Large-subunit ribosomal RNA, domain II from a Minisyncoccia bacterium, 696 nucleotides, folded computationally. Model confidence (mean pLDDT): 82 of 100. Taxonomically the source falls in Minisyncoccia (Bacteria, Bacillati, Minisyncoccota). It matches the Rfam family "Bacterial large subunit ribosomal RNA". Gene Ontology terms of the family: ribosome and structural constituent of ribosome.
Context: one part of a larger RNA
RNA sequence: GCCAACGAGUUUAUGCAUGUUGCUGCCUAAGUCAGCUAAAAUGACCGAGGCACAGGGAAACCGAGUGUUAAUAGCGCGUAAUUGGUAAUAUGCAUAAGACCCGAAGCUAGGUGAGCUUGCCAUGACCAGGGUGAAGUAGGUCGAAAGACUUAUGGAGGCCCGAACCGGUUGAUCGUAUAACGUCUUCGGAUGAGUUGUGGUAAGGAGUGAAAAGCUAAUCGAACCUAGUAAUAGCUGGUUCUCUCCGAAAUAGCUUUAGGGCUAGCGUCGCGUGUUACCUUUGGGGGUAGAGCACUGGAAGGUUCGGACAGGUCGAAAGAUCGCUGAACCUAUCAAACUCCGAAUACCAAAGGCCAUAAUGCGGCAGUUACACCAUGGGGGCGAAGCUCCAUUGGUGGAAAGGAAAACAGUCCAGAUCUCAAUAUAAGGUCCCUAAAUUCAUACUAAGUGUAAGACAAGAAGGUGAAGUUUCUUAAACAAUGAGGAGGUUGGCUUAGAAGCAGCCACCCUUUAAAGAUAGCGUAACAGCUCACUCAUCUAGAGAUUUUGCGUCGAAAAUAAUUGGGGCUAAGUAUGAUACCGAAUGUGAGGAUGCGAUUUUCUUUCGAGAAAAUCGCGUGGUAGGAGAGUGUUCCACUCUGCGUUGAAGGAGGACCUGCGAGGGCCUCUGGAGCGUGUGGAAGCAAAAAUGUUGGC
Numbered sequence: 001g002c003c004a005a006c007g008a009g010u011u012u013a014u015g016c017a018u019g020u021u022g023c024u025g026c027c028u029a030a031g032u033c034a035g036c037u038a039a040a041a042u043g044a045c046c047g048a049g050g051c052a053c054a055g056g057g058a059a060a061c062c063g064a065g066u067g068u069u070a071a072u073a074g075c076g077c078g079u080a081a082u083u084g085g086u087a088a089u090a091u092g093c094a095u096a097a098g099a100c101c102c103g104a105a106g107c108u109a110g111g112u113g114a115g116c117u118u119g120c121c122a123u124g125a126c127c128a129g130g131g132u133g134a135a136g137u138a139g140g141u142c143g144a145a146a147g148a149c150u151u152a153u154g155g156a157g158g159c160c161c162g163a164a165c166c167g168g169u170u171g172a173u174c175g176u177a178u179a180a181c182g183u184c185u186u187c188g189g190a191u192g193a194g195u196u197g198u199g200g201u202a203a204g205g206a207g208u209g210a211a212a213a214g215c216u217a218a219u220c221g222a223a224c225c226u227a228g229u230a231a232u233a234g235c236u237g238g239u240u241c242u243c244u245c246c247g248a249a250a251u252a253g254c255u256u257u258a259g260g261g262c263u264a265g266c267g268u269c270g271c272g273u274g275u276u277a278c279c280u281u282u283g284g285g286g287g288u289a290g291a292g293c294a295c296u297g298g299a300a301g302g303u304u305c306g307g308a309c310a311g312g313u314c315g316a317a318a319g320a321u322c323g324c325u326g327a328a329c330c331u332a333u334c335a336a337a338c339u340c341c342g343a344a345u346a347c348c349a350a351a352g353g354c355c356a357u358a359a360u361g362c363g364g365c366a367g368u369u370a371c372a373c374c375a376u377g378g379g380g381g382c383g384a385a386g387c388u389c390c391a392u393u394g395g396u397g398g399a400a401a402g403g404a405a406a407a408c409a410g411u412c413c414a415g416a417u418c419u420c421a422a423u424a425u426a427a428g429g430u431c432c433c434u435a436a437a438u439u440c441a442u443a444c445u446a447a448g449u450g451u452a453a454g455a456c457a458a459g460a461a462g463g464u465g466a467a468g469u470u471u472c473u474u475a476a477a478c479a480a481u482g483a484g485g486a487g488g489u490u491g492g493c494u495u496a497g498a499a500g501c502a503g504c505c506a507c508c509c510u511u512u513a514a515a516g517a518u519a520g521c522g523u524a525a526c527a528g529c530u531c532a533c534u535c536a537u538c539u540a541g542a543g544a545u546u547u548u549g550c551g552u553c554g555a556a557a558a559u560a561a562u563u564g565g566g567g568c569u570a571a572g573u574a575u576g577a578u579a580c581c582g583a584a585u586g587u588g589a590g591g592a593u594g595c596g597a598u599u600u601u602c603u604u605u606c607g608a609g610a611a612a613a614u615c616g617c618g619u620g621g622u623a624g625g626a627g628a629g630u631g632u633u634c635c636a637c638u639c640u641g642c643g644u645u646g647a648a649g650g651a652g653g654a655c656c657u658g659c660g661a662g663g664g665c666c667u668c669u670g671g672a673g674c675g676u677g678u679g680g681a682a683g684c685a686a687a688a689a690u691g692u693u694g695g696c
Base pairs, nucleotide, nucleotide: 001696002695003694004693005692006691011097012096013095014094015093016092017091018090019089020088021087022086023085024084025051026050027049031045032044033043034042055062056061065077066076067075068074100238101237103235107228108227109226110225111224112223118202119201120200121199122198123197124196125195126194127192129161130160131159132157136153137152138151139150140149141148142147165189166188167187171184172183173182204220206216207215208214241629242628243627244626245625246624251264252263253262254261255260265368266367267365268364269363270362271361272360273359276358278353279352280351281350282349283348284347290341291339292338296335297334298333300331301330302329303328304327305326306325307324311322312321313320314319371397372396373395374394375392376391377390378389379388380387402413403412404411417591418590419589420588422587423586424585428581429580430579431566432565433564437578439577440576441575442574443573444572450568451567459553460552463550464549465548466547467546468545469544470543471542472541480537481536482535483534484533486510487509488508491505492504493503516531519530520529521528592619593618594617595616596615597614598613599612600611601610602609603608630685632682633681634680635679636678637677639675641674642673649669650668651667652666653665655664656663657662
C1' cells in the first nucleotide's frame, strides 16, 4: 500500500415544543396484595402528592381585581376575546451526567528499581620495557670553622618515552550500519586525584554529582509501574443508506474577548394578521456631487495708501530705488473640518397600481460572526501592490455546473428537473488546427506594426494619409541652367595696413532689368569665390504653418523563441453592412416531481384524506431546517408460507422492476435453515479518523 472484519449522537432524570392516544378535571409515586416462577412480565389496591380550575402584592392581605398612593386622577400586572386541561408515548432540542468517537503534554496517590550509571564502604587484583638521576651516604681536595668543590654510591617524582590497561583529539568510513554511537587512522594518560573484580550502601521533589541540570536499567528541568481515569482539550482529525422541498452567513453590540461564546441580523418549519411588501405618481426636509468666493482661511499678479526706518545700493544731505510688512481695490484662483448656491440617488408620508411562494407577529430547530475578487465613492500607502480599512446590506464566487476569455473560484454571457443525431439565439467568433465569410463597401498601415492580458515615457525625424489657415504663381512662381551682381568709392574715422567683410560713425547718391557703403568664405592688405537682387531659358504648380490618423527610433536579461500555434500584407487597423456558427439559455416533442387553483370519483372520526384529469408557477446548491422512503439484526402475530425435488451464504447475468437506496428472476456453487404482511425494539448501514486487528 491493498483486501476483509471491527469502528463514532447512546442511556437515565427533569424541562420546553410538536404529533398521536386515553379520560373530561387528569394522573398516581413509593409501597402492599395477587400472579407465578430460576427471576420476572402483568393485574388489583393505595389519592400521600402533582398539574389545572384566579389573580395581584415583598408580605400581611384583598380578590375579577390587585399593587403603587393621602387619593384614584393615572400607571403596572391581571380579568374579558383567542390559544382547552391532564397523563402516557414518539420525535426535536436543552440541562446534569464520559454524553458523537479517537487524541495530549500533564496533576495526585501507592508501590518497583543502584545487575546500567554516580558517590561512598569492605575485601582482592593489575600496571612490558627504556630514560632522567632529588635527598641521603662514602672517599678525595680546600678551609680555623661554617661550609664549598669533586668522584663514586643511592634510587625520589600526581617526572620523561612507550605496550597492556583506561580514555576518546583529528580525519575518513558507516549512516534501512557489523553497531539504537560502531570501525579504521591519528591522538591523551599510563606509580596515580590510576585502573579493575566481588560483596554492600544511598531513590523520585528524592538520591548521587571534581557541577554537564550530568546520572539514577537504550527513559530524566523530576525514573518506571498501577490506580484516580473514559483527567481536561474554546484545538486537529473522523462521523457509515436514498430521494424530495426550501436554503444562509463570514455583519452589529458585549465579552481576560479577538480562530471561542451570548443576543440581534440572515435560513427553515408550524400557526396567525391580511397588502402592511414591491412599483409608479405626488408632497416633504436636507447641504453630499458639482459649483462659487458672499463668510472663514490659503495662495499668485497689479494699482493705491501706510508701517519699520532693521537691511542692500546710490547720494554730502533731503531723498531715490530694491527688499520686508499691513490694509483697501482690481484681475485670475484653492478648501474634508469655507458656503451666496446646489442636484441625481437615498429616506419619510399619502394616493393609485400590483394579488403572491410578498411583507410582518408569535413559537420549534438551526447554522453563520477567518470572507475573496470585480465595479463605483472614499481613508491609509507612493492617486504602489493579487496591499489595507470603510461604504453602495451593488455584482459574482463562497454554495454555480454550461459557453467565451489558449490554460484561468471572483471577469463577460447564462442559472443544469430528466431524455432527444430537433430548432432560434447570448457573450464570443467565422484561413487551418476548430463549428461558422478566404463575405461585401470605403480608407489607412509596410513597421510582421499588428494579429484579444502585458513592454512603456519624455524626447527625435522631409515615413505616410486626411482636414484647415496662409504666401507666391501664365503679368511665368519654386527648383535647375546661362548671364549680370556695377559707378561715385579704397565712404569717413581708426590703423603699419583696414580697399563691402578687425573695430567706431554714417548707411547716401548715380547708372540701371538688377546690384546692400554688403549676408558668408577668403587676403598681411588687395585680389579671388559665393549670397541678397535682376534678366534669359524652361514650364505648372511651389512654399510656410496648425490640427489629426496609422507607422519609425527611443526599446537592455539571463534554455532559443512564442498573437494559443501554424501562419497572415490581410487572416492587421478604422468605419459601416449582410449572412452564418455558437451554451446544460429560449423554443419544440415526450416523461418525473413540488406548490397553488379547478373538476370528477372513492374513503371519512365530517376537521379532512387518497386517486385521476386540466391549468398556472416552479424543481443548481455548502452550513443548515423540513418531509418521504430503502436496507440490516431481534421480538410478537400472520401467511396454518418456502426448503435435501436444495435454505442461508458465495460467483455470474446482455433479463424484469423502482427517480433512488433497492427488490425480483435465471445459471453455477453451497449443504440446513429461511422468508412475506402488519406492528414493535435497536450494539442498524463504512472510503477516509498518520483509525484497530488479521491476511497478502